[in-house]
RNA sequence: GACCCGGUAGCUCAGUUGGCAGAGCACCUGACUUUUAAUCAGGGUGUCCUGGGUUCGAGUCCCAGCCGGGUCACCA
Repeated sequence: GACCCGGUAGCUCAGUUGGCAGAGCACCUGACUUUUAAUCAGGGUGUCCUGGGUUCGAGUCCCAGCCGGGUCACCA
């Protein structure tokens, strides 16, 4: 440098044909008793990497860029 994959909650990850953003763990609140904590009930807490475009409508499609990983090339 070219190509491929990925970026969504604190972490690990789903998200179908473009139509109300989700799960597990963690966290918060309450109850309870067995009290470094367990159990039960409730709560999503979010700039969907950034900017722009298409569209009635974009996490999803298009363009450019950034970041991470991989393959190949280059490396006097």